A computed fold for a 73-nucleotide RNA from a Candidatus Woesearchaeota archaeon, annotated as transfer RNA. The organism belongs to Candidatus Woesearchaeota, within Archaea. It matches the Rfam family "tRNA". Gene Ontology term of the family: triplet codon-amino acid adaptor activity. Rfam classes the family as a transfer RNA.
[in-house]
Formats: sequence, structure tokens, C1' cells
RNA sequence: GCGAGUGUAGCUCAGCGGUGAGAGCGCCACGCUCAUACCGUGGAGGUCGAGGGUUCGAUUCCCUCCACUCGCA
Repeated sequence: GCGAGUGUAGCUCAGCGGUGAGAGCGCCACGCUCAUACCGUGGAGGUCGAGGGUUCGAUUCCCUCCACUCGCA
């Protein structure tokens, strides 16, 4: 340099163009317990990598860029 893939919560990841963006673990509070853990209930935490485009409507489709991974040279 060329090609492909990934980017969503603190971490690991789901999410057929249309509910109000989710799960597990983690974190906080309460309950339980002598206490911790386990368990139960509730809660906080997201400009869906950035910018444009298509569309009535985009996390999802298209373009450009950025970061990372893999392959080729």
C1' cells in the first nucleotide's frame, strides 16, 4: 500500500429499518445473617467510535474518516 472483519453500559457480548436501547458479570442501596458470602428486591450507569447521506423513521442500509484485529504484498 491492497483486502476483510470488529467498534453498543466498568467488563464479556446480544440486538430481523419502527415498543421507551438490552442480558450476564461487576457497582450502589435495602432485605436476609451475629457477621461476611450466597440468595432475593430495587437502583445508578449508554451522545450505539466520529462526521455526512438515504428514508416518514437508522444501533441496523450507503459513503468518508479514526482505532483495533487478521490476511496479502